[in-house]
About this RNA:
Predicted 3D model of a 107-nucleotide RNA (SAM riboswitch aptamer (S box leader)) from a Cytophagaceae bacterium. The source organism's lineage runs through Bacteria, Bacteroidota, Cytophagia, Cytophagales and Cytophagaceae. Its mean pLDDT, the model's own confidence on a scale to 100, is 82. It was read from a public genome assembly, where an Rfam model found it.

Order: sequence, then C1' cells, then structure tokens
RNA sequence: CAUUUAUACAGAAGAAGGUAGAGACCAAGCUCAGCGACCUUCUGGCAACCUGCAAAGCGCAAGGUGCCAAUACUUGGCCCAGGCAAUUUUCCUAGGAACUAUAAAUG
Repeated sequence: CAUUUAUACAGAAGAAGGUAGAGACCAAGCUCAGCGACCUUCUGGCAACCUGCAAAGCGCAAGGUGCCAAUACUUGGCCCAGGCAAUUUUCCUAGGAACUAUAAAUG
C1' cells in the first nucleotide's frame, strides 16, 4: 500500500505547548473556536477489535492497537422502490451500496 471480515445512534478528562481556523473528500447546512478550538506532549480515562482470565459465562482485566464534542454532526454525491406530478425536471419518504474510520488476518 492492497484485499477480506467485523463494527460505526453507547462510552471517555485535566494540564502544558502553540496559533487560526476545525469538524475525512466535494457541496449545502449546522456546530466548535482568541473565555484559545484543531494539532503535539504528559497524565488520566473509555472499552471497539486483538490478548489474558472466565466459560457455572455472555462478564472481568487494560497488555497491543485504538478512542475520549455533536449518530462518520446532518443531508446529498451511486442504485432501486414508492409518493406528488403526470412529457420531462424538481421535491418528499424509505431502503441498499459506495466513500471514510478502527481492528484483525493475509499478500
């Protein structure tokens, strides 16, 4: 880096550094942000997967990754169905994918 599988409405803080934007991509919203966000480090915490214990269990632990604003913040970006309309377009409702992220395995 690629592929596969699983998961994504839950959960989780403080300080120091630092400086202007940030919330994966694009668009439109809506939030956070000089009362210092995002990011980095330390400490603390959470518990998704692996690991260990347990299996009388479906929990415990926190060793490996990860994570600690808002449903992946919301909707759309592709497909299908239905409704309004009735030539098309647009709009609305629901579903399925894709994209993204994380873990494990394989190459």